[in-house]
């Protein structure tokens, strides 16, 4: 200090989300030891037990034990009596101020114990419990009678420096008054108790001396207390008015004391937008937590206040209380009981059930510190000091230390080589922290005291006091040294996709399951579980829960408002906020110094203490506040006095759809009569509904009504805004310009207020001519509650009254002041020049355009700022729910204004960019379309698929781009586990390892078998090496057997791939580098003008250059040349047949195939921009790419293909693998696609030596001859091919028939009878011949090829291949058209543009109702709880008054009851929207001109988005 997350991709706005610190903390796993803090945040719910406030016998009488004969002496104890239970100790219900915090005031008060000064302490006297007796009662207890003491209580006296009255007088202050000193009067007190003792008195206690300790009265202090006032002290306006003791007075009364604190009476105040009053919430603080601060959030422990004690009242005691372990009464609760009545009160320690996520011992001492009492020992103390329990926090320690392998085993990866865990272990050497045993000792102790000395009081001893010193005493509990033994007895927990530090394997398979956000999981998951490894931390660690930071995301520091949420529809103007120049004065605000406070404790610094550390502790800062007093006077403020430039007003002009009201005018329309007229008008994409022969439409003329005002008119004017448009009048408002005039700050802005405010809509009454929501008809459509048509009500207009809202928009609040220009419109002045038409300058207002600089997330703005700045004033803080509910408040109603929640998502959103895409837009191209020609869809075969069917009909391909496709050829092989049967298992194929052997493996022959295979007789096995040759031996090899490892699978996964292919598209396009521009995605270049087939080339250019495509560059075709002439070829010459280049010769052409030639817009002319290309032409075999092929850029479809082929992963392993036989892939109510042949006469049939091109041959191709109708047979010359052979082209041409018919058309179908290949043509195989002789007579909606040697149309060849299902594929040639010359439409395609809410990209995105499930909400007849008042009515006690007391009564009041409201909940049949939810129905409303522009407001309709009428806006 920042990160994820909205997008294809950017930057911005915004939200959410993490990372960091803390907690009285909860829960999971896991836990060795100390130290030091902390722990019922929930039921202020309810409590069994025990303890927490006693104590004094030195106040008094008396009981009672013990010792002792007793005198007594000592313990103990109810009761009277003091003092003390108002502290200490818990808790946070209430309390928003009677509260707490800071400064201050009491001249308006008080104080018991302490302390200081001073005074006094004299007589009297009546009582009462205790006790004794007696009754009552279970008990609690109470009662009557006797009788008793006091430091109890009454009284007297003594009185002032008191306290009061009336005076005097001094000094203060702040109004009331305060103090000081004096005169006089009046009024008020007391207790003794112990101890000692000379003198003196008494019988004796004692008196009386003294001493302590008390008493009383006064007056000072200290500390603690009451009471006041100021300022600050959560949220709410969906709380806006509130208040009768209320405000104030007067008078009493009451308090310690002011004071409506209370009572009378009189007055009618008094609070409030600077928030009364209401409601909710909450104890306040110092401080704690976080933060850079500044905040913000908190208020446990610990310290100050303050409030409370089962709730509700209430007083009494007392110095103090309206009293936590006091008291009365009433209420709930609860025990007890003999029913008659009585006890109680953990928010004290501890503990208990109960609540809850959750929080300890029913411990141990009063040894300390400290408080009650007491003369004192002493009591007494869950205050307090300690210990137990909880990792519940913070601190320390530990759990071994050191060497130890190129590195054990295991174990988890792995490219099989190796890596890793990992010096980690073992293993050697060492050490002894804590726990564990043992033993030793100090501190925490101060204290209290027998008893001694000193002093001091006292006449004086004693005795007391104070100091010193001291035998003896006093520990709950906690702690330190040393000494043993031994590495022994002590580690886990969470993470590893990104944010964020850390990875691999397995297993799962949108499952189980993670997840703080994004987001992982559908067969290779670093995100889930396991495991290894690794990173964090560490006696903890992770989760959850809350705070604050990050978040500048409530912006005081330090945010915004054109479009991202946000300027109010506009204006007048109250408060209030701010406010021109000088001068003077004042010191409130500022500054600066100072006084005093600001509690300790906490923080923070500098020390010290605990072996350190948390911890404790002294010292210092500092505590930013808030006070006293002083000072300065720039700024603001206050006051006072001046100016004028700010504002206003005079005066003169000027320009106007500003506003009301009256009259008024034409044109257009519609209706009424009357005339011409005579069939239709009218309407539309087309139509029809509608009007019309009763006379329309048209057109004349009259009349009548009613809105609305053409042209002028114009990003012109006016007006704050909505708004305002013929004309004339009358009334009236701002503006603006001139002026040496006035007035002096009069001023901006403006919460509530008030007024205005389109269009629709209400109300009441006129008015109604067009148009026209609703309606009703016609179309249109699947449907059409619409879009278009006939009609038509209300409204539209008028007057008067409400409505008060709109995209009321410039989505820009007002009003100042500064900051670059250009250029125009409209209004006025003023100059100049011409002497006036015009022009020029220059000034003020206004209304627009472009534009710098700056702003800005860009778009964009830019002197009419959204630029620099000031005042005020409104708004906004994630989307959705929602401008919704509830409540208020306006309205007649519609509804307007103010205006949440709960719930839900991780985004909504804004502006730009690149794509894609439009039923935008421009240019363009293409057999797209159009012009033409011929198919196809009908028929019949073939052939492919779908379907059905089957024991199987084997897989694939699926819109174009699957269907004569994979297959260039399924009787069997092919063949796929596609079906059914039989058979083998290291295998049909390969590689290695180990082991093994001879009559063995093998294997004729037989034997069984469909076959594959089993069995098997005879016969039988090799090479090289030792080793120059034989032979054996031994080793190796191949082969064989047996084993293991493996092999094999056309099995799945083409959505795990590679390769190779289709298809946009042979369309012209797709990029890059450098440099520029934008923050930036990204532009630019590739845009633009031409120009092309082309991103082809020109020009021009913030660009310049490359690159892959386009061409070229290969092949082939067309012409020509050179070379080359044999098997082509044949012009001359010879020969030579029936003929024939048949033969010599020949290479001239033809052809072949080989090298070049040639064509390049190169020439001419026109056009263009002096290009670039284009049009013509010439010359040329060919002319603008010559024809035609191979050649396919970035890329796009998870396109096809795992069955060509490779491969990763899964599966299979006596079978999904291998071999065999038979069968199936050929199977047929039917449906589609490609094809053939035809329906005929431009035809068929028959007859007749026209004329190719390519291409093929040795397991061929076969020639002449022969047979046989033919297919075909015999037979085999010749040919390895420019030589022989397939080989006959065929349409055409000549010539004859057929005459328009189901034919002489067309041949399906079928019968016999043949041939061919092959082991074998039954399923299932082509081909002849005779013979039969089906549909069909041109083919609906729709559709497909073609643009020149093309289409048609004719044969002919080839692969494959035994043979063919060949009409099919791939090539040859032969005949050989027609038609546009265009681009309006259909489809597709490029490029530049526009618009988008798409980006899985239009097969996109979405809207709403209905139906379903789940959730939270509002309304509701109702039913319930609950606050706080109000009126009545009862009214306890206690208090007050009446009362001499007592009984009564009487007034106030709590509690309680009854009423009607008032507000908060909680529930509720039913019932209303809303969120939410992979695949429910219904439309298609938005987004592109979304197919009818879209939206605002408003009214009306509609199953639903919605439509439609009015006006606005331009998003």
């Nucleotide at each position: 200090a920042g990160a994820g997350u909205u997008u294809g991709a950017u930057c911005c706005u915004g939200g959410c989300u993490c990372a960091c610190a803390g907690u009285g903390a909860a829960c999971g796993c896991u836990g060795g030891c100390g130290g030091c803090g902390u722990g019922g945040c929930u039921a202020a719910g309810g409590c069994a037990u025990g303890c927490a406030a006693g104590u004094c016998g030195c106040g008094c009488g008396g009981g009672u034990g013990u010792a002792g004969c007793a005198a007594u002496a000592c313990a103990c104890c109810a009761g009277c009596g003091g003092c003390g239970g108002a502290a200490g100790g818990g808790u946070g219900a209430g309390u928003a101020a009677u509260g707490g915090a800071u400064a201050g005031c009491u001249a308006a008060c008080g104080u018991a114990c302490c302390u200081c000064g001073a005074u006094c302490u004299g007589g009297a006297g009546c009582a009462u419990a205790g006790c004794c007796a007696g009754c009552c009662g279970a008990a609690a207890g109470g009662u009557u009678g006797g009788g008793u003491a006091a430091u109890u209580c009454u009284u007297c006296a003594u009185a002032a420096c008191g306290u009061c009255g009336c005076g005097a007088u001094g000094g203060g202050g702040c109004a009331u008054c305060c103090u000081g000193u004096u005169g006089c009067g009046a009024c008020c007190a007391a207790a003794g108790a112990u101890g000692g003792g000379g003198a003196c008195c008494g019988c004796a206690a004692g008196g009386c001396c003294u001493a302590u300790c008390g008493g009383u009265u006064c007056g000072a202090g200290a500390g603690c207390g009451g009471g006041c006032u100021a300022u600050c002290u959560u949220c709410u306006a969906u709380c806006a008015g509130c208040u009768a003791g209320u405000u104030g007075g007067u008078a009493g009364g009451g308090u310690a004391a002011c004071g409506g604190c209370c009572u009378a009476c009189c007055a009618a105040g008094g609070c409030u937008a600077u928030g009364a009053c209401g409601g909710a919430u909450a104890g306040c603080u110092g401080g704690u937590c976080u933060g850079a601060g500044a905040g913000g959030a908190c208020g446990a422990c610990c310290a100050g206040c303050c409030a409370c004690a089962u709730u509700g009242g209430c007083a009494c005691u007392g110095a103090g209380a309206c009293a936590c372990u006091g008291g009365c009464c009433a209420g709930a609760c609860u025990c007890c009981u003999a029913c008659g009545g009585g006890g109680g009160g953990c928010u004290g320690c501890a503990g208990c059930a109960a609540c809850g996520a959750a929080u300890c011992u029913u411990c141990c001492c009063c040894a300390a510190u400290g408080g009650g009492c007491g003369a004192a020992a002493g009591c007494c103390u869950g205050a307090g000091g300690g210990a137990g329990c909880g990792a519940c926090g913070c601190c320390g320690c530990g759990u071994g230390g050191a060497g130890g392998a190129c590195g054990a085993a295991g174990u988890u990866c792995u490219u099989c080589g190796g890596a890793a865990u990992g010096u980690a272990a073992a293993c050697u050497c060492c050490u002894g922290u804590u726990a564990g045993g043992g033993u030793u000792a100090c501190g925490a102790a101060a204290g209290c005291a027998a008893u001694g000395c000193g002093c001091c009081a006292u006449a004086a001893c004693a005795u007391g006091g104070c100091g010193c010193a001291a035998a003896g005493u006093u520990g709950a509990u906690c702690u330190a040294g040393c000494c043993c033994a031994g590495a022994g007895a002590a580690a886990g927990g969470g993470a590893c996709g990104g944010c964020u530090a850390a990875c691999u394997c397995u297993g799962u398979g949108c499952c189980a399951g993670c997840a703080g956000c994004c987001g992982c999981g559908g067969u290779a998951a670093u995100a889930c579980a396991g495991a290894g490894g690794u990173c964090c931390c560490a006696a903890g660690c992770g989760u959850u829960a809350c705070u604050g930071a990050g978040a500048a995301u409530c912006a005081c520091u330090g945010g915004g408002u054109u479009u991202a949420a946000a300027g109010g529809g506009u204006g007048c103007g109250u408060a209030g906020g701010u406010g021109g120049u000088c001068c003077g004065u004042u010191a409130a605000g500022u500054u600066c110094g100072u006084u005093g406070u600001g509690a300790a404790a906490u923080c923070c610094c500098u020390u010290g203490g605990c072996u350190c550390a948390a911890c404790c502790a002294a010292g210092g800062a500092a505590c930013u506040g808030c006070u006293u007093c002083g000072a300065a006077u720039a700024c603001u403020g206050g006051c006072g006095g001046a100016c004028u430039u700010g504002a206003g007003g005079c005066c003169g002009g000027u320009a106007u759809g500003g506003g009301u009201c009256a009259c008024u005018g034409g044109a257009a329309c519609a209706g009424a009569c009357g005339g011409u007229g005579g069939a239709g008008c009218g309407g539309u994409g087309a139509a029809a509904u509608g009007c019309g022969u009763a006379g329309a439409u048209a057109u004349c003329g009259u009349c009548u009504g009613g809105a609305a005002c053409g042209c002028c008119g114009g990003u012109g004017g006016u007006g704050a805004a909505g708004a305002c448009g013929g004309g004339u009048g009358a009334c009236u408002g701002g503006g603006c310009c001139g002026g040496u005039u006035c007035u002096g700050a009069c001023a901006c802005u403006g919460a509530g207020g008030c007024a205005c405010g389109a269009a629709a809509g209400c109300g009441u009454g006129g008015g109604g001519a067009g148009c026209g929501a609703a309606c009703g008809g016609g179309a249109u459509u699947a449907g059409a509650u619409a879009c278009c048509c006939c009609g038509g009500u209300a409204g539209u207009c008028c007057a008067c009254g409400c409505c008060c809202u709109a995209a009321a928009c410039g989505a820009u609040g007002c009003a100042g002041a500064c900051u670059a220009g250009a250029u125009u419109g409209c209004a006025g002045c003023g100059g100049g020049u011409u002497c006036u038409a015009c022009c020029c300058c220059g000034u003020u207002g206004c209304g627009g355009u472009c534009g710098g600089a700056g702003a800005a997330a860009a778009a964009u703005u830019g002197u009419u700022a959204a630029g620099u700045c000031u005042g005020c004033c409104a708004c906004c803080u994630g989307g959705g729910a929602a401008g919704u509910a509830c409540g208020g408040u306006c309205g007649c109603a519609a509804g307007g204004c103010u205006a949440a929640a709960a719930c839900u998502c991780a985004a909504a959103g804004g502006a730009a960019u690149u794509g894609a895409c439009g039923g935008g837009g421009g240019c363009u191209c293409a057999c797209a379309c159009a012009a033409g020609c011929g198919g196809u869809g009908g028929a019949g075969c073939a052939u492919g698929u779908g379907g059905c069917u089957c024991a199987a009909u084997u897989c694939g391909a699926a819109g174009c781009a699957a269907c004569g496709c994979g297959a260039a050829g399924a009787a069997c092989c092919u063949u796929a586990u596609c079906c059914u049967g039989g058979a083998c298992u290291u295998g049909a194929c390969a590689u290695g390892g180990u082991g093994g052997a001879a009559g063995u493996a093998g294997g004729a022959a037989a034997u069984c078998g469909a076959a594959a295979g089993a069995c098997g007789u005879a016969c039988g096995a090799c090479c090289g090496g030792u080793a120059u040759c034989c032979a054996a031996u031994c080793c190796g090899g191949a082969a064989c057997c047996a084993u293991c490892a493996c092999a094999g699978g056309u099995g799945c996964u083409g959505c795990a791939u590679g390769g190779c292919u289709g298809u946009c598209g042979u369309c012209a396009g797709c990029u890059c580098g450098u440099g520029c521009u934008g923050u930036g995605a990204a532009g630019u270049g590739u845009c633009g003008g031409g120009u092309u087939a082309a991103g082809u080339c020109c020009c021009a250019u913030a660009a310049c250059g490359a690159g892959c495509g386009a061409a070229a560059c290969c092949c082939u075709u067309a012409u020509c040349g050179u070379u080359a002439g044999u098997u082509g070829c044949u012009a001359a010459c010879a020969g030579g047949u029936u003929a024939a280049g048949c033969u010599g010769a020949g290479c001239a052409c033809u052809c072949u195939a080989a090298c070049g030639a040639g064509a390049c817009u190169g020439c001419c002319g026109g056009u263009g921009u002096u290009a670039a290309a284009c049009c013509g032409g010439a010359g040329g075999a060919a002319g603008g790419u010559g024809g035609g092929g191979a050649u396919g850029a970035c890329g796009u479809c998870a396109a096809g293909u795992c069955c060509u082929c490779a491969u990763g992963g899964c599966c299979u392993u006596u079978a999904u693998g291998u071999c065999c036989a038979g069968g199936g892939c050929u199977g047929c109510a039917c449906a589609c696609g490609u094809g053939c042949u035809a329906c005929a006469a431009u035809g068929c049939c028959g007859a007749u030596g026209a004329c190719a091109a390519a291409c093929c041959g040795a397991a061929g191709c076969a020639a002449g001859a022969c047979c046989g109708u033919a297919a075909g047979g015999u037979g085999g010359a010749g040919c390895a091919a420019a030589u022989c052979g397939g080989a006959g082209a065929a349409a055409a041409a000549u010539c004859g028939g057929c005459c328009c018919a189901g034919u002489u058309c067309a041949g399906a179908u079928u019968g016999a009878g043949g041939g061919c290949u092959g082991c074998a043509a039954c399923u299932c195989g082509c081909c002849c011949u005779c013979a039969u002789g089906a549909a069909g007579u041109u083919g609906g909606a729709a559709u497909c090829g073609c643009u020149a040697g093309u289409a048609a149309u004719c044969g002919c060849g080839g692969a494959u291949c035994a043979g063919c299902u060949a009409u099919g594929c791939c090539g040859c040639g032969g005949u050989g058209a027609a038609u546009g010359u265009g681009u309006u439409c259909c489809u597709g395609a490029g490029c530049c543009u526009u618009g988008u809410a798409c980006a899985c990209a239009c097969c996109g995105c979405c809207c709403g109702u209905c139906a379903a499930g789940u959730c939270a909400u509002g309304g509701a007849a109702g039913c319930u709880g609950g606050u706080a008042a109000u009126g009545c009515c009862u009214g306890a006690a206690a208090c007050g008054c009446c009362c001499a007391c007592a009984a009564g009564g009487c007034g106030c009041u709590a509690c309680g009851g009854c009423a009607g409201g008032a507000c908060c909940g909680g529930u509720g049949a039913c019932u209303g929207g809303g969120a939410c939810u992979a695949a429910g129905u219904c439309g298609u409303a938005a987004c592109a001109a979304g197919g009818u522009a879209g939206c605002c407001g408003u009214a009306g309709g509609g199953g639903a988005a919605c439509c439609u009428g009015c006006g606005g806006c331009u998003g």